[in-house]
RNA sequence: GGGGGUAUAGUUAAGUGGUAUAAUUCCGGUCUCCAAAACCGGAGUCGUAGGUUCGAUCCCUACUACCCCUG
Numbered sequence: 001g002g003g004g005g006u007a008u009a010g011u012u013a014a015g016u017g018g019u020a021u022a023a024u025u026c027c028g029g030u031c032u033c034c035a036a037a038a039c040c041g042g043a044g045u046c047g048u049a050g051g052u053u054c055g056a057u058c059c060c061u062a063c064u065a066c067c068c069c070u071g
Stems, first nucleotide, its partner, number of pairs: 001070007010024004018054001025043006047063005
């Protein structure tokens, strides 16, 4: 230099065009002498910039970061 993969909540992951989800974490509550556990409720997320579309996490382009292959 060329090719490919990955990027979603603090963390690990689902989600192939129509309200972004689970677990964990954090906060509050119930329970308890206190705490843990358990149970209930709540908070929090689509790498960046464009394009296509009535509508984009999803399709297209470029860039950024990381990983792999190749010269």
A computed fold for a 71-nucleotide RNA from a Patescibacteria group bacterium, annotated as transfer RNA. Model confidence (mean pLDDT): 85 of 100. It matches the Rfam family "tRNA". It is annotated as a transfer RNA. The organism belongs to Bacteria candidate phyla, within Bacteria. It was read from a public genome assembly.